The prediction has a mean pLDDT of 85. A computed fold for a 1477-nucleotide RNA from an uncultured bacterium, annotated as small-subunit ribosomal RNA. Its Rfam family is "Bacterial small subunit ribosomal RNA".

């Protein structure tokens, strides 16, 4: 876009139009084909009239004409189906000289005489019905005999002429007609005329047979088919040709251009789509077949093998009195049934057509009309105009508003449509109108009665909120939904259509996705392993004929409808009329000849071939030979190992092996030469010789004279693995054994081994049989290389130039998706064969082939949304190079063990609050948990609230005090505050009440988020702009070659530039200088002390604090283009002097809603708020951080309480001297608001005594006493003193941490937090103060650059097989169950056709007997349906078996992607849970 539709919501009117697509299933009832008295005879009811009567009637004659029946035409149309049909069935051209033809038309010639029956009706009889049988009697356009014959038919014959069974003319024999009826008119009653039938014959029209040519489905997993079968010759038959039948002879026909047999299937004009070419279909209309329950026959007829005849068999219904009977809706309504689904058991013959009739008419489910169906089209309508405060309400908000919205309400207006009334048709030329009181016109009333439906994620136009939380559901693909869903349900709002929207289903497009138009095959699917060659296709120069393809023109003829286009009619349109147009691969006929074919067995030589001379070479086949090696026997020499590996064993050797030497056998393959060298059609082909043989390639000249090219089928060839049969058997070496490795080892290694490899013969026919490129021929730039012949030239051991074949490497044009290919094409033209998304699957059945093993051709159900290809960019890689870091390595020292301390898991609890988990969670948040904190727990208590803002009233608090209580709290009393005003009164701050708006929430979500912070990493990255490349993603810059701590800087370069990062600026420290001089200093003068900077006073140093210098590869030398770099001076520092602070694009949805903001949920007498007490401090275990030790580089004691720091803190604060305590600490209070007081003794150290390796004079846990201190309080749960106990531990497995110089190690002090402290923690400070670094194999982690890739969630990837479990389809299967179907053979109805004794018979013949002829009845061929018996094809079921897809997180393993950890793949064999090996 479309439809004969269906289904879901929905639903005013009209026009036209369509309306069983399935069960060609079964059908009640009604109708659907009659009809003609002007063929014919008879006549019933009724009427008249006349007679008779028993009074029921009946008789006759006239009229009257119903049913029925003889006859004639009709029924063979007209209507319905589409079962069957692959067919001369349909289309579409032609033949019929091989025909037929009622009724219509026209012409000619006729139409005489005669006959005997019937049926009806009457009698009579059988039957249950259908229906029949007898007898009597009639009629005629029923039927028969005779005449006549224009003429027609038959044998036989002539003539002329044709398109040759024809036509015209003509003989002679024989045959063959008929039917009458009515009306007016006339009329001598005989008929005439006149209209309709009749016959004979010739023509025309309208239809039919028949017969040809060309067209138009799929499968070859259907390949051979055929005995009336193909011809012939006679014959039978028909309207008519024919094996169409039957008899003989012959043995022919048909097929790869698809026969035969199976599946589909009415065929076509048109339909729909399409830009056309195509492609699908074949409803309604229109022509043409079939068909009429199934199957089979014939008869009547002009016409059937006959839908509403008939006969038979079958099957189903029906009636039956059981003896027989009827029936056939694919006719129009209608029923059931079957489906997703298709109308009314209407109305008229008025039109139109049919039939029959002279005709009036009758008939007519054809028609022509109504009825039901939104099934389709096509048209109208559901109002139109004002109308903002943008009302109400709804939605949704940032709370301001927005939006529905002029929509609504109001206000004027209109009335089409429907609805009432009123008038009404065309359709009919006179009668006659179901449609219809129908279309139309008027006229009345009122906005009044008349809108939905589907989508808003992309594609595709149309967004919010709410609910839901991988549920519920959507979904046409992609995909939405796991708490902030424009996807899911609803609600506003929105878009698109509109009396319809949507949904399914189908066809076409789109799809250049079967490709003619208009595709490809190297790597995406796709070149057959090769080569001969048949059928086909295709083909070189020229000349002349032909005109068959081709080309231009006629003519015919393609129905109508349809379709364009014009014009017209229905108020438009839809529809419908009328013209004209377009339509064939068609048929003829005239022409054109250039191009292809044909003929001329014309001509040619440039294709291809052949003679001739060279030539190269692992072409091939056979038969011999040779040498090295390996191995095995023999024999010497020797001795104790030898062999293998990663390392072993297993194995072989003291019975002498391995080594060695000499000698023999025996089989197999030939090192060096060897070469992108060479041959070959491919697979293949390698030691020498020799026989035989096949093809190339140059050179020449002569001959042939298109002889060629591909090549469906066919024929041969065809590695290795297997097969067979026989040999052979040295080494190797599947299965196999053993030893190894390992979790396991059916391998990867090893030590043995047999088949096999080897020959001959014969099978087999696949390989990644690859250049993943099928063959031949022509054309189209180059270089530089090999090989094999030939030419020419020079300066000739050879060079250099040229050609012709062969092989490679690069390269242009050109083509490719790219990658590449590029005279050896993957350019460019031609020939020929395969391919159409993956997987199932090269598998199933079938066929061919094979000894097997297989091969060979080769689907389908299901399944998925992809598989692929080539290139990017990153991640990876038991891949490669360069390079960096306490990354390894040298070193120091620690963890891991013990005991304490901490966190944390875990586990317990009423609770043990929460977060954080690899490096990057665990002395982490928490720089202070006894209450408090607190966010658990338990209990008791408040609800405008512990806290903010606004209102209303009161009132003047607080604090104190008393009472209860565990306390929050509750009750009660004492007491009262500023400001303005003279007062009244106001404010204002504070409480208190009161009701509402809020408040509050450490609830939740860090995966909704700001902010911050971790971590890769202080790693050297990381982008961007223009340009360039490339279809693209991209690249290029940024890579290269140096350097560098650094993308650090240099050099080069399609690239030039810039930014983020590095580095520098910035802090601290080292040198100095310069300022400045207290509280800080004290050389120098002075003064003073027991000492002291303790005073005057210096200002020099130290120090403080500001400014300033200084370092830059600046200098010199070495090395280099340079950048750098490597040694030196010189300096307080040298090459970044050392530390900080500063972390680039990003990555982990890292971590934090409990710091702190913050969206969206939740909770609101609680998930808030007080409070008391508990708990975060529990304790089998487990792990992380750490202290203390385990001691002699130490303990311990002493030493004027012993030397020497540096940074810190201090007012509720630090707290000196004094004094009291063994001590912790108390008393007291000087200074100190700090360079002034004070915290404050620094420790290790240094001297000296002691203690001598012991669980110690180590080591200090724990435990008991007793005490201090802070605090409202030290029980759960503090620190600290002092005495008193005196555990574990003797330097810690397996791993592991940290550190490169003022660093590690050691040692002490300070602060923060804090009442106090569990700090052994954290941050900062200083004292003492080492030890190594050869290097960069290695383990980690990282940077460049490369390379591989089946990975991109990125290797913690990706993935493979088996095994269980569960669906689904499909194969196979004992068999079974219906079907279609060959072929034998029985049985054989009806019929037609032939025979036929006998029987029967009106017309004819006969005087008659009887015949002719006909019937019936018997036989016989043929044959339907049935039957048996064999086959063969499809289907349906089937225990049980086989794979084979999918399916959450299932079980074993790791085979593949990387060098996948044994590269991998391909064919074959052969093994093994399984990948596999």
């Nucleotide at each position: 876009g479309a439809c004969g539709a269906a289904c879901g919501c929905u639903g005013g009117c009209g026009g036209c139009g369509c309306g069983c697509u399935u069960a060609a299933u079964a059908c009640a009832u009604g109708c659907a084909a009659g009809u003609c008295g002007a063929g014919c005879g008879a006549g019933a009811a009724c009427c008249a009239u006349g007679g008779c009567u028993u009074c029921g009637g009946c008789c006759a004659u006239g009229g009257g004409g119903a049913c029925a029946g003889c006859g004639g035409c009709g029924a063979a149309c007209g209507g319905g189906u589409g079962a069957g049909u692959a067919a001369c069935a349909c289309g579409u051209g032609g033949g019929u000289a091989a025909u037929c033809a009622a009724c219509c038309c026209c012409c000619g010639a006729c139409a005489c005489u005669g006959g005997g029956a019937u049926a009806g009706c009457c009698c009579g009889g059988g039957g249950a019905a259908a229906c029949c049988c007898g007898g009597a009697u009639u009629a005629a356009u029923a039927c028969c005999g005779g005449a006549u014959g224009c003429u027609c038919c038959g044998u036989c014959u002539g003539g002329c002429u044709c398109u040759c069974g024809g036509g015209c003319c003509g003989g002679c024999c024989g045959g063959a007609a008929a039917a009458g009826g009515g009306u007016a008119g006339c009329u001598u009653c005989g008929g005439c005329c006149u209209c309709c039938g009749g016959u004979c014959g010739g023509g025309g029209a309208c239809g039919a047979g028949c017969c040809c040519g060309c067209g138009g489905c799929g499968g070859a997993u259907u390949a051979g088919c055929u005995u009336g079968u193909u011809g012939g010759u006679g014959g039978g038959g028909u309207a008519a040709c024919g094996g169409c039948c039957c008899a003989c002879c012959a043995a022919g026909g048909c097929g790869a251009c698809g026969a035969c047999g199976g599946g589909u299937a009415g065929c076509u004009g048109g339909u729909c789509u399409g830009a056309g070419a195509g492609g699908a279909c074949g409803a309604c209309c229109a022509g043409c077949c079939a068909c009429a329950c199934u199957g089979g026959g014939a008869c009547u007829g002009a016409g059937a093998c006959a839908c509403g005849g008939c006969c038979c068999a079958g099957a189903c219904u029906c009636c039956u009195a059981c003896g027989g009977g009827a029936g056939g809706c694919a006719g129009c309504a209608g029923u059931g049934g079957g489906g997703a689904a298709u109308c009314u058991u209407g109305c008229u013959c008025a039109a139109u057509g049919g039939g029959c009739g002279a005709a009036a008419g009758c008939c007519u489910g054809a028609a022509g009309c109504a009825g039901c169906g939104a099934c389709g089209c096509c048209g109208c309508g559901u109002g139109c105009g004002g109308g903002a405060u943008g009302a109400a309400g709804g939605c949704c908000c940032u709370c301001g508003g927005g939006u529905u919205g002029u929509a609504a309400a109001c206000c004027g207006c209109u009335u089409u449509c429907a609805g009432c009334a009123g008038g009404g048709a065309c359709g009919a030329a006179a009668u006659u109108g179901a449609c219809g009181g129908u279309a139309c016109c008027u006229g009345c009333a009122g906005a009044a009665g008349a809108a939905g439906g589907c989508c808003c994620g992309g594609c595709c136009a149309a967004c919010u909120a709410c609910g839901u939380g991988c549920c519920a559901g959507c979904a046409g693909c992609c995909g939405c939904g796991g708490u902030a869903a424009u996807a899911c349900g609803u609600a506003g709002g929105g878009g698109c259509c509109u009396a319809g929207c949507g949904u399914u289903g189908u066809c076409c497009g789109g799809a250049u996705u079967u490709a003619u138009u208009g595709g490809g095959c190297g790597u995406a699917a796709a070149g057959a392993g090769c080569u001969c060659g048949u059928a086909g296709g295709c083909g070189g120069u020229u000349u002349g004929g032909u005109g068959a393809g081709u080309c231009g023109g006629g003519u015919g003829u393609g129905a109508a409808a349809u379709c364009u286009c014009c014009a017209c009619g229905c108020u438009c349109a839809a529809c419908g009329u009328g013209g004209a147009g377009g339509g064939g691969c068609c048929a003829c006929c005239c022409g054109a000849u250039a191009c292809u074919g044909c003929c001329a067995u014309g001509a040619c030589u440039a294709g291809a071939g052949u003679c001739c001379g060279g030539u190269a070479g692992g072409g091939g086949a056979g038969u011999g030979u040779g040498g090295a090696a390996u191995u095995c026997c023999c024999g010497g020499u020797g001795u104790a190992g030898c062999g293998g590996u990663g390392a072993a064993a297993u194995g072989c050797g003291c019975a002498g092996a391995u080594a060695u030497c000499g000698g023999g056998a025996g089989g197999a393959a030939c090192a060096c030469c060897a070469g992108u060298a060479g041959c070959g059609a491919a697979g293949g082909c390698g030691a020498c010789a020799c026989u035989c043989u096949g093809g190339g390639c140059c050179g020449a000249u002569a001959c042939u004279g298109a002889c060629g090219c591909u090549g469906a089928g066919g024929c041969g060839c065809g590695a290795a693995a297997g097969c067979g049969u026989g040999g052979g058997g040295a080494g190797c070496a599947a299965a196999c054994a053993g030893g190894a490795u390992u979790a396991g080892a059916u391998a990867c290694c090893c030590u043995g081994g047999u088949a096999g490899u080897c020959c001959a013969c014969g099978c087999u026919g696949u390989a990644a049989a690859c250049g993943a490129u099928g063959u031949g021929u022509g054309c189209u730039a180059g270089a530089c290389g090999u090989u094999g012949g030939g030419g020419a030239g020079c300066c000739u051991a050879g060079c250099u130039c040229u050609u012709c074949g062969g092989u490679g490497u690069c390269g242009c044009c050109g083509c490719u998706a790219a990658c590449g290919c590029a005279g050896u094409a993957a350019g460019u033209a031609u020939c020929c064969c395969g391919c159409u998304g993956g997987g199932g699957a090269g598998u199933a059945c079938g066929g061919c082939c094979g000894c097997a093993a297989g091969g060979u051709u080769g689907a389908a159900a299901c399944u998925c949304a992809a598989a692929g290809g080539a290139a990017u960019u990153g991640a990876c890689g038991g891949g490669g190079g360069c390079c960096c870091g306490c990354a390894c390595a040298a070193g120091c020292g620690g963890u891991g063990g013990a005991g304490c301390a901490u966190g944390u898991u875990g586990u317990u609890u009423a609770a043990u609050a929460c977060g954080u988990c690899a490096c990057u969670a665990a002395c982490c948040g928490u720089a202070g948990a006894a209450c408090c904190u607190u966010a658990c727990c338990a209990g008791g208590g408040u609800u405008u609230g512990a806290c903010a803002u606004g209102g209303c009233g009161c009132g003047u608090c607080a604090u104190c005090c008393u009472a209860u209580g565990a306390a929050a709290g509750u009750a009660g009393g004492c007491u009262u505050c500023c400001c303005c005003g003279c007062a009244a009164g106001g404010g204002g701050a504070c409480g208190c009440g009161c009701a509402c708006a809020c408040a509050g929430g450490u609830g939740u979500u860090g995966c909704a988020u700001g902010g911050c912070u971790g971590u890769c990493g202080u790693c050297a990255g990381c982008u961007c702009g223009u340009g360039u490349c490339g279809u693209g993603a991209g690249a290029u810059g940024u890579u290269g070659g140096g350097u560098u701590a650094a993308g650090u800087c240099c050099c080069g370069c399609a690239a030039c530039g810039a930014g983020c990062g590095c580095a520098a600026c910035c802090c601290u420290c080292a040198u100095c200088c310069u300022a400045u001089g207290u509280u800080g200093c004290c050389a120098u003068c002075g003064g003073g002390u027991a000492a002291a900077g303790c005073c005057g006073g210096g200002a020099a140093c130290u120090c403080u604090u500001g400014g300033g210098a200084a370092a830059c590869u600046g200098c010199c030398g070495g090395g280099g283009u340079a950048a750098c770099u490597c040694g030196g001076a010189g300096g307080a520092a040298g090459g970044u002097g050392a530390g900080g602070a500063c972390g680039a694009c990003g990555u982990c949805a890292a971590g934090u809603c409990a710091g702190c903001a913050u969206g969206g949920c939740c909770c609101u007498u609680a998930c808030a708020c007080c409070c008391u007490g508990g708990g975060c401090u529990a304790c089998a275990a487990a792990c992380a951080u750490g202290c203390u030790a385990c001691a002699a580089u130490g303990g311990a004691c002493g030493g004027u309480a012993u030397a020497c720091a540096g940074a810190g803190g201090g007012a509720u604060c630090c707290g000196a001297g004094a004094c009291c305590g063994c001590g912790a600490g108390g008393u007291g209070g000087a200074g100190g608001c700090a360079a002034u007081c004070u915290c404050a003794g620094a420790a290790a150290u240094c001297c000296g005594u002691u203690c001598u390796c012991a669980g110690u004079u180590c080591g200090g846990a724990u435990u008991g006493c007793a005490g201090g201190c802070u605090g409202c309080a030290a029980c759960u749960c503090g620190c600290c003193u002092g005495c008193a106990u005196g555990a574990a531990g003797c330097c810690g497995g397996a791993a592991u941490c940290g550190c490169u110089a003022g660093u590690a190690a050691a040692c002490g002090c300070a602060g923060g937090u804090c009442a106090g402290c569990u700090a052994a923690a954290c941050u900062g400070c200083g004292u003492u103060g080492a030890a190594u670094a050869c290097g960069u194999u290695c383990c980690c982690g990282g940077g460049c650059c490369u390379u591989g890739u089946a990975c991109a969630c990125a290797c913690c990837g990706c993935c493979c097989g088996u095994c269980a479990c569960g669906u689904c389809a499909c194969c196979u299967g004992a068999g079974u169950u219906g079907u279609c179907u060959g072929c034998a053979c029985c049985c054989g109805a009806a019929g037609c056709c032939g025979g036929u004794g006998g029987g029967g018979u009106a017309a004819c013949c006969g005087c008659a007997a009887g015949g002719a002829g006909c019937c019936a009845g018997c036989c016989g061929u043929c044959u339907a349906a049935g039957g048996u018996g064999u086959g063969g094809g499809g289907a349906g079921c089937g225990a049980g078996g086989g794979g084979g897809a999918c399916g959450a997180a299932g079980u074993c393993g790791u085979a593949a992607c990387a060098a996948g950890g044994u590269a991998g793949c391909c064919g074959u064999a052969u093994c093994g849970g399984a990948a596999g090996g």